[in-house]
C1' cells in the first nucleotide's frame, strides 16, 4: 500500500418512543432513549417507496404530478476501525 473474509472484543452509530423546534405533509434538526446495524460513515447517479402546498382534472366524494423527502429500502460511487491470509 491492494484485495478478500471475519468479528459486534474495543470502538462508533443509534429504531421505537417522548420532549422541544423547522415544515403543507412526508420528514428533518437538538435532548432523552435503544430495535438493531461490520460501514446503520459520505454521497441522490439508478430503481423503489412516502408526502401534495403549489399546479392540473373531476364535480363538490376525490385523481394525478416532485422542484419536497427517505442514505435504517436496494444497487452504484468513495472513505474507514481491529484481527488474519
Nucleotide at each position: 500500500c491492494c484485495c478478500c473474509c471475519u468479528g459486534a472484543a474495543u470502538c462508533g452509530c443509534a429504531a421505537a418512543c417522548c420532549g422541544a423546534u423547522c415544515g403543507a405533509a412526508a420528514g428533518g434538526u437538538c435532548g432523552g432513549g435503544a430495535c438493531g446495524c461490520a460501514a446503520a460513515g459520505c454521497u441522490u447517479c439508478c430503481g423503489g417507496u412516502c408526502u401534495a402546498a403549489g399546479g392540473g382534472c373531476u364535480c363538490u366524494g376525490g385523481c394525478c404530478u416532485a422542484g419536497g423527502a427517505c442514505a435504517g429500502c436496494g444497487g452504484g460511487g468513495u472513505u474507514g476501525c481491529c484481527g488474519g491470509g
Predicted 3D model of an 85-nucleotide RNA (c-di-GMP-I riboswitch aptamer) from a Gammaproteobacteria bacterium. The sequence was found by an Rfam model in a public genome assembly. Taxonomically the source falls in Gammaproteobacteria (Bacteria, Pseudomonadati, Pseudomonadota).